Transfer RNA from an Acholeplasmataceae bacterium, 76 nucleotides, folded computationally. NCBI's taxonomy places the organism under Bacteria, Bacillati, Mycoplasmatota, Mollicutes, Acholeplasmataceae. It matches the Rfam family "tRNA". Its family is annotated with triplet codon-amino acid adaptor activity in the Gene Ontology.
[in-house]
RNA sequence: GGGAUCAUAGCUCAGCUGGAAGAGCGCAUGACUGGCAGUCAUGAGGUCAAGGGUUCGAGCCCCUUUGGUUCCACCA
Numbered sequence: 001g002g003g004a005u006c007a008u009a010g011c012u013c014a015g016c017u018g019g020a021a022g023a024g025c026g027c028a029u030g031a032c033u034g035g036c037a038g039u040c041a042u043g044a045g046g047u048c049a050a051g052g053g054u055u056c057g058a059g060c061c062c063c064u065u066u067g068g069u070u071c072c073a074c075c076a
Base pairs, nucleotide, nucleotide: 001072002071003070004069005068006067007066010025011024012023013022019056027043028042029041030040031039032038049065050064051063052062053061
């Protein structure tokens, strides 16, 4: 320098071929318990890496950029 792939909640990850965002763990509150732990219930938490485009509508499609992983090439 060229290619591939990934980026979604605090963490690990889903999200089917475009109809508008969820799970587990964690966190908060409540109940059970003398208390802790544990179980159950409820809840909070997201500019879907950034910018632009297409579309009635984008996490999903297209372009560019940033970062991670990886392959190839080049130099030594």